[in-house]
RNA sequence: GCGGAUGGCUGGAUGACCGCGGGUCCGUUUCGGCGGGUCCGAGGAAAGUCCGGACUCCAUAAAGCAACGGUGCCGGGUAACGCCCGGCCGGGGCAACCCGAGGGACAGCGCCACAGAAAACAGACCGCCCCGGUGAUCCGGGGUAAGGGUGAAACGGUGGGGUAAGAGCCCACCGCGGGACGGGCAACCGGACCGGCACGGCAAGCCCCACCGGGAGCAAUGCCAAAUAGGGACCCCGCGGGCCAUUGCCCGGGGAUGCUUUAUCCCAGGGGUCCGGGUUGGCAGCCAGAGGCGGCGCAGCAAUGUGCGGUCAAGAUGAAUGGUCAUCCAGGGGCGGCGUGCCGCCCCGGACAGAAUCCGGCUUACAGGCCGUCCGCGCGU
Numbered sequence: 001g002c003g004g005a006u007g008g009c010u011g012g013a014u015g016a017c018c019g020c021g022g023g024u025c026c027g028u029u030u031c032g033g034c035g036g037g038u039c040c041g042a043g044g045a046a047a048g049u050c051c052g053g054a055c056u057c058c059a060u061a062a063a064g065c066a067a068c069g070g071u072g073c074c075g076g077g078u079a080a081c082g083c084c085c086g087g088c089c090g091g092g093g094c095a096a097c098c099c100g101a102g103g104g105a106c107a108g109c110g111c112c113a114c115a116g117a118a119a120a121c122a123g124a125c126c127g128c129c130c131c132g133g134u135g136a137u138c139c140g141g142g143g144u145a146a147g148g149g150u151g152a153a154a155c156g157g158u159g160g161g162g163u164a165a166g167a168g169c170c171c172a173c174c175g176c177g178g179g180a181c182g183g184g185c186a187a188c189c190g191g192a193c194c195g196g197c198a199c200g201g202c203a204a205g206c207c208c209c210a211c212c213g214g215g216a217g218c219a220a221u222g223c224c225a226a227a228u229a230g231g232g233a234c235c236c237c238g239c240g241g242g243c244c245a246u247u248g249c250c251c252g253g254g255g256a257u258g259c260u261u262u263a264u265c266c267c268a269g270g271g272g273u274c275c276g277g278g279u280u281g282g283c284a285g286c287c288a289g290a291g292g293c294g295g296c297g298c299a300g301c302a303a304u305g306u307g308c309g310g311u312c313a314a315g316a317u318g319a320a321u322g323g324u325c326a327u328c329c330a331g332g333g334g335c336g337g338c339g340u341g342c343c344g345c346c347c348c349g350g351a352c353a354g355a356a357u358c359c360g361g362c363u364u365a366c367a368g369g370c371c372g373u374c375c376g377c378g379c380g381u
Stems, first nucleotide, its partner, number of pairs: 001377010012328007020041009043352001047363002050361005055217004060263006068213005073087005088102001089100004103208002108206002110202003125148002127144007156174006176195003181190003221284004231275007240251004253267004291312003295308005329350001331348008
């Protein structure tokens, strides 16, 4: 200097005028409200609605089971997670780094089209070798899977020996499998030893295994005001007995969760279908928390935890933070000057995008600008 990888920050500023929402203070009021001062007023993703929760309600509660769904190497973090950190293994890359739907194929079922001789303990198309019929071509029999072909994939690879030709047939190394030993919390890794020298792949096919999980959601829910029709029709299961003056008690039955058990509750109860009416108003929920942003210390490789300080704060409800003007600035283009890096003039122009209960994540979008670390290549000192 060029190329690449990865982490972080920012994503306009100032002034004037007019116009908004909330808090608070003051004044005023016909108590409906009005006026003024001051402070605050969108995001790193507010987006997607993909996960996890806080919170609210429902099912009567507890335990167990089933169904359904989710995760899937090891260890740690977290309120929790499918997230984050650190590692192991596998794949890509020269590397920095990136990716992994990362348990099980001997529990079972299923699939591997076409091509090919043959797709799981398969098999001979071309070929190679031997014998015979032959002068040759060609035919028949036997052996073979090393060479070639087909395919995504062909029942280990390379080299040597051996053989009629070949083959783990034998040997060396690699590969594969195995008990023991060592290192590591573990996933896993490692030198030496032994071996029939070998019955593929797909589970992001069904499935098996381990672990986790109630449902719905702020349009949850609660209160106030107001209004209507204490609406109507139909179907199914129960609606029992004893004591007792009654209350009440006991037994049995029906019902309340997908099923079972236990407890509890109801019994003129439980379940279902259809038609019709009222309410569309106000308040709360609604923002000070597993809060955000800084700083310092301790523990830790880190994620993170912990201690002590500092500072900050939208709460709308057809939905607020905007509009105009001027100047400056980041960036781009053109012209000119000259001291090659600045100056002057003109033109363009600033991305993705908008809270609605709130947090912790992930994913997606993003013009321009800045900073850090690392890898590779080239050159110079």

This is a predicted structure of a 381-nucleotide RNA (Bacterial RNase P class A) from Brevirhabdus sp.
Its mean pLDDT, the model's own confidence on a scale to 100, is 75.
The RNAcentral record of the sequence draws on ENA.
Its Rfam family is "Bacterial RNase P class A". Rfam classes the family as a ribozyme.